[in-house]
Context: one part of a larger RNA
Molecule: small-subunit ribosomal RNA, central domain
Organism: uncultured bacterium
RNA sequence: UUGGGUUUAAAGGGUCUGUAGGCGGGCUAAUAAGUCAGAGGUGAAAGCGCUCAGCUCAACUGAGCAACUGCCUUUGAAACUGUUGGUCUUGAAUGGUUGUGAAGUAGUUGGAAUGUGUAGUGUAGCGGUGAAAUGCUUAGAUAUUACACAGAACACCGAUAGCGAUGGCAUAUUACUAACAAUUAAUUGACGCUGAUGGACGAAAGCGUGGGGAGCGAACAGGAUUAGAUACCCUGGUAGUCCACGCUGUAAACGAUGGAUACUAGCUGUUUGGAGUAAUCUGAGUGGCUAAGCGAAAGUGAUAAGUAUCCCACCUGGGGAGUACGUUCGCAAGAAUGAAACUC
Numbered sequence: 001u002u003g004g005g006u007u008u009a010a011a012g013g014g015u016c017u018g019u020a021g022g023c024g025g026g027c028u029a030a031u032a033a034g035u036c037a038g039a040g041g042u043g044a045a046a047g048c049g050c051u052c053a054g055c056u057c058a059a060c061u062g063a064g065c066a067a068c069u070g071c072c073u074u075u076g077a078a079a080c081u082g083u084u085g086g087u088c089u090u091g092a093a094u095g096g097u098u099g100u101g102a103a104g105u106a107g108u109u110g111g112a113a114u115g116u117g118u119a120g121u122g123u124a125g126c127g128g129u130g131a132a133a134u135g136c137u138u139a140g141a142u143a144u145u146a147c148a149c150a151g152a153a154c155a156c157c158g159a160u161a162g163c164g165a166u167g168g169c170a171u172a173u174u175a176c177u178a179a180c181a182a183u184u185a186a187u188u189g190a191c192g193c194u195g196a197u198g199g200a201c202g203a204a205a206g207c208g209u210g211g212g213g214a215g216c217g218a219a220c221a222g223g224a225u226u227a228g229a230u231a232c233c234c235u236g237g238u239a240g241u242c243c244a245c246g247c248u249g250u251a252a253a254c255g256a257u258g259g260a261u262a263c264u265a266g267c268u269g270u271u272u273g274g275a276g277u278a279a280u281c282u283g284a285g286u287g288g289c290u291a292a293g294c295g296a297a298a299g300u301g302a303u304a305a306g307u308a309u310c311c312c313a314c315c316u317g318g319g320g321a322g323u324a325c326g327u328u329c330g331c332a333a334g335a336a337u338g339a340a341a342c343u344c
Base pairs, nucleotide, nucleotide: 004315005314006313007298008297012312014201015200016199017198021194022193023192025088026087027086028085029084030083031082033081034080035077036076037075038074039073040072041071042070049065050064051063052062053061054060091191092188093187094186095184096183097182098181099180100179103177104176105175106174107173108172110154114150115149116148117147118146119145120144121143125136126135162169163168206247207246208245209244210243211242215241216240220236221235222234223233258311259310260309261308262307263306266289267288268287269286270285271284272283273282274281275280293300294299317344318343319342326337327336328335329334
């Protein structure tokens, strides 16, 4: 309790697409569903409200008026909303031109590093730490040279730089695909915004099948530390990390800030376009500082948390609890939906 809110107090859905629905640009004509006006009918009585009256008063009772904010019928009005027809170009989309980027998918490719193997040189240590030890090493290690093989990740450039709806994306190159921006004004002519249910995508970890396995490394083992040490440190090390296909569907999935449109002082970096010889001007992004305003404050401030409109999602004291039960989904792990008793 129909009002107020959602950056940080409870509260923006992880993201996009899109069905129903809600909302929606300029001009013009028609219509009359909504809307507005008049008239008629109905809206029982009692009651409530007002004015009188009757019981000696009052309660009570009676009379009249009002009210009954509604519904129906009918006659009109035509600004707005709706519907229908026509038309327009500024919203939206398409095309042309120019350009941008770690955007995606698939293939090919390079060097450094690491590890391993083989061979050479070489000899007693190496490694590790706060200090050590476990560990490796005379069956020749560590170091060093050459060759070979393997997997994973891409130093410098590199940047409050870029791209992508989010998640995310980085060696180079090729093919295919998508996007965005500016400019032009050729085409369509409101085709738009949002979006319950639905659909698609969705880090890491995890699961299934088959590969792969250098380094790292949950679990595990050992060595230390310590009163203890199921840890932090060290030596090893399995799953995993990688690839293909399928599942899972969650994150502080964060800008803790839903999307769209319009409007509202400036200053200063930067990315990428256009115009201009240049100064400079003008778009689209991305940062910093600030005016007004907003805000409990921190702060925010044209990338709004300002001023407004439209649509969706969500919140309503703490704990119990994101639990129980039920249902749906999942191979499982679990996910989604989601209470109450009780208690403060």